[in-house]
The part of an RNA shown here (large-subunit ribosomal RNA, domain IV) has 328 nucleotides and comes from uncultured Strombidinopsis. RNAcentral holds the full RNA, with entries from ENA. Rfam family: Bacterial large subunit ribosomal RNA. Lineage of the source: Eukaryota > Sar > Spirotrichea > Choreotrichia > Choreotrichida. The coordinates come from a structure-prediction model, not an experiment, and the mean pLDDT is 83.

Context: one part of a larger RNA
RNA sequence: CUACUGUGAAGGAACUCGGCAAAAUGAACCCGUAACUUCGGGAUAAGGGUUGCCCUCGGAGGUGUAUGCUUCUGGGGGCCGCAGAGAAAUGGCGCUAGCGACUGUUUACUAAAAACACAGGACUCUGCUAAAUUAUACAAUGAUGUAUAGAGUCUGACGCCUGCCCAGUGCUGUAAGAUAAAAAAUUACAAGUGUAGCUUGUUGAUUUAAGUCCCAGUAAACGGCGGCUGUAUCCUGACGGUCCGAAGGUAGCGAAAUUCAUUGGCGGGUAAGUUCCGUCCUGCAUGAAUGGCGUAACGACUGCCUCACUGUCUCCAGCUACAAUCCG
Numbered sequence: 001c002u003a004c005u006g007u008g009a010a011g012g013a014a015c016u017c018g019g020c021a022a023a024a025u026g027a028a029c030c031c032g033u034a035a036c037u038u039c040g041g042g043a044u045a046a047g048g049g050u051u052g053c054c055c056u057c058g059g060a061g062g063u064g065u066a067u068g069c070u071u072c073u074g075g076g077g078g079c080c081g082c083a084g085a086g087a088a089a090u091g092g093c094g095c096u097a098g099c100g101a102c103u104g105u106u107u108a109c110u111a112a113a114a115a116c117a118c119a120g121g122a123c124u125c126u127g128c129u130a131a132a133u134u135a136u137a138c139a140a141u142g143a144u145g146u147a148u149a150g151a152g153u154c155u156g157a158c159g160c161c162u163g164c165c166c167a168g169u170g171c172u173g174u175a176a177g178a179u180a181a182a183a184a185a186u187u188a189c190a191a192g193u194g195u196a197g198c199u200u201g202u203u204g205a206u207u208u209a210a211g212u213c214c215c216a217g218u219a220a221a222c223g224g225c226g227g228c229u230g231u232a233u234c235c236u237g238a239c240g241g242u243c244c245g246a247a248g249g250u251a252g253c254g255a256a257a258u259u260c261a262u263u264g265g266c267g268g269g270u271a272a273g274u275u276c277c278g279u280c281c282u283g284c285a286u287g288a289a290u291g292g293c294g295u296a297a298c299g300a301c302u303g304c305c306u307c308a309c310u311g312u313c314u315c316c317a318g319c320u321a322c323a324a325u326c327c328g
Base pairs, nucleotide, nucleotide: 002321003320007317008316010314011313014312019309027051028050029049030048031047036041038157052079053078054077055076056075057074058073059072060071061070062069063068080084092307094305096303097302098301099299100298104116105115120155121154122153123152124151125150126149132141133140134139158294159293160292161291163225164224165223168222169221170218171217172216173215177213178212179211184207185206186205187204188202189201190200191199192198226243227242228241229240230239252286253283264280265279266278267277268276
């Protein structure tokens, strides 16, 4: 130096990206147990106490013909040790925020998560030879199902809610009108021939589909949701003017997993806090199923703080084992 190892004065996270690692906690019984809550939980919450052996007095069983044997358990008295769950095995706890409701799933070999899924919610399509999917086809799945069914898309328990915009893009509808291909037909003209006719030709004309235009509907479809300026004797602007637009962001939340300036201002915690918690709103560039805001329980998730505990550290030390070294 190395190690699945044990120890340490005083201090006790000063270590560090971060208490990583280690330590501590730990069993059974008794007492006791907060906020919050979906009344189920939270909860082994937290926090305390007891435990060995001997003597004695009971209680309730099991078994047996029976003196008995045996299991569980209560009261009292005593004995010993530093230590009685004497070893091993065997939760550290609490406070507060973010995200996701939850149990689950995932990058076999760097990621287990806030990602995926989920029950629940909504929209759209589909009347059965269903839609959708596979396939060149036959055919098959859907389904030996039938709209309380099947398929696709979005959201994601629960609670309170989900505002305005159909101008653009998409989708759906639309017996009128406009526009629109080839082929064909009709017609006009020209040529071929002696007529009717037939054949050929013409950036000729007329007739003609879906589609597109047009006209409506539709946002839990894709998406979008403003400027400038005056005004209450300081400030602010309930109020007004004007421009543009399809409509000008409602409720809620807000320096946020979103805030550039920024370590924003104020308050809390610390002796000292770019993190954290509360509040404000000046939202560079929040916002409502691309869901918004809350939320008990849950989480090998991510921040912040306390208690306990410790060689993480101040600051290292010695012991043990192996190696090295030395001797044989």